[in-house]
RNA sequence: UAAUUGGAGAGUUUGAUCCUGGCUCAGAAUGAACGCUGGCGGCGUGCUUAACACAUGCAAGUCGCACGAGAACACCGAACUUCGGUUUGGUAAGUAAAGUGGCGCACGGGUGAGUAACGCGUGGAUAAUCUGCCCCUGAAUUUGGGAUAACAUUGCGAAAGCGAUGCUAAUACCAGAUGAAGUCAUUAUUACCCCGGUAUUAAUGAUGAAAGAUGGCCUCUACAUGUAAGCUAUUGUUUAGGGAUGAGUCCGCGUACCAUUAGCUGGUUGGUGGGGUAACGGCCUACCAAGGCAUCGAUGGUUAGCUGGUCUGAGAGGAUGAUCAGCCACACCGGAACUGACACACGGUCCGGACUCCUACGGGAGGCAGCAGUGAGGAAUUUUGCGCAAUGGGCGAAAGCCUGACGCAGCAACGCCGCGUGAGUGAUGAAGGCCUUCGGGUCGUAAAGCUCUGUCAGGUGGGAAGAACCCUGGAUAUAAUAAAAUGUAUUCAGCUGACGGUACCACCGAAGGAAGCACCGGCUAACUCCGUGCCAGCAGCCGCGGUAAUACGGAGGGUGCAAGCGUUAUUCGGAAUUAUUGGGCGUAAAGAGCGCGCAGGCGGUUUUUUAAGUCAGAUGUGAAAUCCCAGGGCUUAACCCUGGAAGAGCAUUUGAUACUAUUGAACUUGAGUAUGGGAGAGGGAAGCGGAAUUCCUGGUGUAGCGGUGAAAUGCGUAGAUAUCAGGAGGAACACCGGUGGCGAAGGCGGCUUCCUGGACCAAUACUGACGCUGAGGCGCGAAGGUGUGGGUAGCAAACAGGAUUAGAUACCCUGGUAGUCCACACAGUAAACGUUGAUCACCAGGUGUAGCGGGUAUUGACCCCUGCUGUGCCGGCGUUAACGCAUUAAGUGAUCCGCCUGGGGAGUACGGUCGCAAGAUUAAAACUCAAAGGAAUUGACGGGGGCCCGCACAAGCGGUGGAGCAUGUGGUUUAAUUCGACGCAACGCGAAGAACCUUACCCAGACUUGACAUCUGCGGAAUAUCUUUGAAAGGAGAUAGUGCCCUUCGGGGAGCCGCAAGACAGGUGCUGCAUGGCUGUCGUCAGCUCGUGUCGUGAGAUGUUGGGUUAAGUCCCGCAACGAGCGCAACCCCUGUCUUCAGUUACCAUCAUUAAGUUGGGGACUCUGGAGAUACUGCCCCGGUUAACGGGGAGGAAGGUGGGGAUGACGUCAAGUCCUCAUGGCCUUUAUGUCUGGGGCUACACACGUGCUACAAUGGGCUGUACAAAGGGCAGCGAACUUGCGAGAGUGAGCCAAUCCCAAAAAGCAGUCCCAAGUUCGGAUUGGAGUCUGCAACUCGACUCCAUGAAGUUGGAAUCGCUAGUAAUCGCGGAUCAGCAUGCCGCGGUGAAUACGUUCCCGGGCCUUGUACACACCGCCCGUCACACCAUGAGAGUUGGUUGUACCAGAAGUUGUCGGGCUAACCCUUCGGGGAGGCAGGCACCUAAGGUAUGGCUGAUGAUUGGGGUGAAGUCGUAACAAGGUAGCCGUUGGGGAACCAGUGGCUGGAUCACCUCCUUU
Repeated sequence: UAAUUGGAGAGUUUGAUCCUGGCUCAGAAUGAACGCUGGCGGCGUGCUUAACACAUGCAAGUCGCACGAGAACACCGAACUUCGGUUUGGUAAGUAAAGUGGCGCACGGGUGAGUAACGCGUGGAUAAUCUGCCCCUGAAUUUGGGAUAACAUUGCGAAAGCGAUGCUAAUACCAGAUGAAGUCAUUAUUACCCCGGUAUUAAUGAUGAAAGAUGGCCUCUACAUGUAAGCUAUUGUUUAGGGAUGAGUCCGCGUACCAUUAGCUGGUUGGUGGGGUAACGGCCUACCAAGGCAUCGAUGGUUAGCUGGUCUGAGAGGAUGAUCAGCCACACCGGAACUGACACACGGUCCGGACUCCUACGGGAGGCAGCAGUGAGGAAUUUUGCGCAAUGGGCGAAAGCCUGACGCAGCAACGCCGCGUGAGUGAUGAAGGCCUUCGGGUCGUAAAGCUCUGUCAGGUGGGAAGAACCCUGGAUAUAAUAAAAUGUAUUCAGCUGACGGUACCACCGAAGGAAGCACCGGCUAACUCCGUGCCAGCAGCCGCGGUAAUACGGAGGGUGCAAGCGUUAUUCGGAAUUAUUGGGCGUAAAGAGCGCGCAGGCGGUUUUUUAAGUCAGAUGUGAAAUCCCAGGGCUUAACCCUGGAAGAGCAUUUGAUACUAUUGAACUUGAGUAUGGGAGAGGGAAGCGGAAUUCCUGGUGUAGCGGUGAAAUGCGUAGAUAUCAGGAGGAACACCGGUGGCGAAGGCGGCUUCCUGGACCAAUACUGACGCUGAGGCGCGAAGGUGUGGGUAGCAAACAGGAUUAGAUACCCUGGUAGUCCACACAGUAAACGUUGAUCACCAGGUGUAGCGGGUAUUGACCCCUGCUGUGCCGGCGUUAACGCAUUAAGUGAUCCGCCUGGGGAGUACGGUCGCAAGAUUAAAACUCAAAGGAAUUGACGGGGGCCCGCACAAGCGGUGGAGCAUGUGGUUUAAUUCGACGCAACGCGAAGAACCUUACCCAGACUUGACAUCUGCGGAAUAUCUUUGAAAGGAGAUAGUGCCCUUCGGGGAGCCGCAAGACAGGUGCUGCAUGGCUGUCGUCAGCUCGUGUCGUGAGAUGUUGGGUUAAGUCCCGCAACGAGCGCAACCCCUGUCUUCAGUUACCAUCAUUAAGUUGGGGACUCUGGAGAUACUGCCCCGGUUAACGGGGAGGAAGGUGGGGAUGACGUCAAGUCCUCAUGGCCUUUAUGUCUGGGGCUACACACGUGCUACAAUGGGCUGUACAAAGGGCAGCGAACUUGCGAGAGUGAGCCAAUCCCAAAAAGCAGUCCCAAGUUCGGAUUGGAGUCUGCAACUCGACUCCAUGAAGUUGGAAUCGCUAGUAAUCGCGGAUCAGCAUGCCGCGGUGAAUACGUUCCCGGGCCUUGUACACACCGCCCGUCACACCAUGAGAGUUGGUUGUACCAGAAGUUGUCGGGCUAACCCUUCGGGGAGGCAGGCACCUAAGGUAUGGCUGAUGAUUGGGGUGAAGUCGUAACAAGGUAGCCGUUGGGGAACCAGUGGCUGGAUCACCUCCUUU
């Protein structure tokens, strides 16, 4: 400043994080299409596909004022008449139609096939050109001639059409005259100039034009009405000049992709002569020369009309080129010319071809990519409309005619814009729907009701603007020539509307006719119910769905848009995801293996020149429309109009000169040269040396050697291995040796000699920018490999054998060939790595080391300080996603090159180049996935490491596994063998006790508001007894009986029973993966966390790590941490010692007493149960950091948590339990509920777990005898006594318990027998006889007695428990329970052994390390094979398209030439003819389609074949990730079902241990 107003992100890789990176979404847009829906109007738009084929109609004609000729229907007459009509005159009418001629048809309209090009855009040039109609100016418009169409007669043909003869006109055609200008030639002149030319002037010569028409007037002349000549007006014609417009040609610049297109070119490039064109030019031709284009991309291929603009974007850009406008190209396909001002011509001609149509078969006709319209194609695109009223165009003097241009209307929500579908009020918050925690909430003021309004649509009536011309009539001015005007100009009036009775206005009536679509898991605004049950389905990405789906389908509700809404397709954006603005390359994709170097790019200091780049000003251009601004017109808007603004670029011009560039001159610091030094595995060649391996010969010597985890193959009595001596031969060079040296990289290592390259240091001198980088190019290039020829000791792919193994095409062993070595040639790749291109400059340091110097000091050396060059480590700024890098940069800048753009397919295919081959190099696509990846974090894991702990191992003791039995489980069986629990952490578990019951299972019989709960109504006290039937439940019946509370005595109430109806009860039915609660386990392991602070972009870290210590995250010290919580410990209980208090039922030392603590007594002891005390590393010594703590000792009942218990952190295992209980959902309701009888849970070939009893003498039997603790007891424990062999029975004292009872403790001790055996061991099994409990012991209890007397003689592989009052062993008690333990829970008695220690097994804790794991190693994951599907390569070929080359043939046509045949105009003529010119025709060149042969490129298809991709549960192995169990990977070679294995060289992107070196700190 009127005209600059502007940049948003999200989801998705992970357990989580940061980064890289792709995919996806939100926006805008469209000539759109599809689905659902649809009231009105305005303005626009409408075959994007088959440039496929087209029926029908229309789209270019006009002029009588250029010309000749000229109808008919009809009407009015006349004549004739056979009365049917015929002939003729006039009007129609100089009309229609046709013809000659002029102008137009090259505009307008359509389409985008072709074209990668001067086609288009932009700016120039034309001094290399043309231009009809139009405008201005000058001049002229003269004299003649011969034809011809129409027409008439006639011929051929089906038609289209063609011909012959005859007549005729012109602004048609031809000849002549005149003539300027022009052109050409010659001569001379002037101006400009790019020195090539251009323009001007003068003279001479040659060449060289025309057409009239219409109206008017007689002034002059002729005839004498008036007309003609003439004059005049208009118009036309000819010529010249100028203008305008349009066109042609040329040039600079810009204008798609592919290099898997790298060489192209013969008229090709140039010249000369000639031809041709409006015009330059190889445009064409002859000759001459050999050029021209190209990596700044030629040639070839693919695709494409270009632009103004349009869409998007903050912009820069990207995409696009519909409608409108400019240019180009095309008109069925191909070729060609004619006419013309302009065409090689959309609605013209000729020829070839394809197609369609007509045909009499002989021939003909046609070209909608004009407007409508048809078919076809397609997802898809309109009426065979009206009108020339307006605008524009053609013709005409004009009226006018023509105009599918155009103006309008019709169809289509195709787009943009506007309007409406009502407004106000209205709470019983109606009914109804949906949800519900059942209370209510919501749809919802929404509806109804009441009060209003009247847009749109409908009806009735009125009713514009678009119209100005033209023409007609009037008025004024105007020529020759006085007047008038037929002309021209001005002016007034009248006439002309397709749209259309349209826009608009008024009135009528009436809320009446007018709302849908998508979505509601996140992104993304919007939530519930039902149905379904990995099904059906959804999905843009992530992803939903396997019984509680806000994600599927429906409903209610909500959200967003709205006459539309969604979906699909496409473009831009977001995407900084091709990065100019505005990216990267150590590890994510990405630095070429290394050098030399042409082109190219970039380049030190001072000065000078020019002004190309650059900067500033001016001018021209940048069409209109569009965008933007202001104003205006339609009621508004969309839309339209007017004016303005803006505009990159290009061109011209004037200036500036700092920088870049150019020119000249100079400089020395970049670069280089010379001189003097020293260092070095730098390279090449030749020679020499010793150690070792192997082989050969000889000696000594004897049975093994060798090899391995262990073995074997192999070698050896034919004498090996071992050892000594001698010899042969090849390869490699120990020690020195070093993050030491050299080299561009690969790489280089014994010693000597010769040849040779480079770097470094010092000091001076010289040259004077000579430099840096480097596409292509050239060279070098480990190992392996190839060729030829040698050589071959050792090693060693392949191969053979032996082992290992489930297998072992491997790892291990024994052999062994290529190869490894040399020469010459090829190959050209590696983890060719510092995964870090080269060069230059700048930006803190410290400390090693190698080479060469300088300084101080010293006799000298060392040490010390310091410079340059190389090579390491640490570290600051800075940087980085982080790790890290850090003067040797991955920091800050500059220059140049190379490379990257999601993963896989794939470094593959095809093609090219190279190679002897192997192969190398260059290098895609289809298809497929939503990730692939980097760094770091927390865990988990490791056949990684370190430290530590635990009956974890070890050291011990005793068991299990073998036997018999008990018990539980699996399996099997069964009508049922109810259910649950399954590694540790299921299996003597739920079950602390299945004969009935329990009981859930099976069979059978019954009941249906139910066995149980609440509510309603009616009746009845409850209840008890009896009969019958039945297996019982149950059914049928009879008798007795009347309670409690209140009472107004009528009755009512509570409780109980019965009957009836429904609400409901009931379920040990399902889901423990919907849950609560409870429990197990890791684990009584020492851990798990938080607040604040700090560090880190962040996940996270720190604290909690470290040094010690502990049973312990226990404590101490240190420390960017300081504190705190849950755990540990302690507090609690039992036990061990003592004190005190209290002594009954307990106790008894002293006293008395008794058979007996029996009694008196005692309160000392034991014991009981209250309260206390005690132990704290408190004391000493030593060690340790003056610590924590540890070791030892004293004292003490006890010593370092004294022993035991209770106590179980954060969490893990979708651990267990719906059958304890509770509970959501589902299922069931005369049954999956309830009751009853019987059966089953107890079965039995077998397998496993847990136990008991044993196998015996440390024992068994018998006899005698001693000592506990802890418990239990009234539907109970039950003494004593009697009885029975016994289990028991009878009777029954005492005891509601420190009193009585169970109750005998047993092992032990003493004595005796047994004497090593299937026993005096062992007791299973079986027979008989009993006892007890119980309604009932058959299925199916326990116990007793007699008899029977099985297996078993210490238990394979394997495996369990236990560290002290423990193991082992011995008995006792209790719960459950009528009865029934070898189980379970407790109690005491007797009472050991061993622990060196942490290498190993198992489990755990901490730290650290690796990781491709995170469902976390029971992880992840690779390849072959088999199956299905998909795309793709090769392929004998087959079949299309396109294009090249060579040749054949060649229509029409132009040009050239011939032209014997034919020939009006002009000339000559002797009038016969001849000449000039022309035509037909012939020939020649060129040439389209066509043909033959042979190539290139490309598409489709092809038996078969190759690999690739994808696919919940296929096969074989286990290659990789941890040291992945042989470290892995790269290159290469060989081998193998497969992953792979082996050889060789390389790398660390390898763990672990040790050592060396360097660094940091002290």

This is a predicted structure of a 1562-nucleotide RNA (small-subunit ribosomal RNA) from Desulfonema limicola. The sequence is in RNAcentral, with records from Rfam. Rfam family: Bacterial small subunit ribosomal RNA. The source organism's lineage runs through Bacteria, Desulfobacteria, Desulfobacterales, Desulfococcaceae and Desulfonema.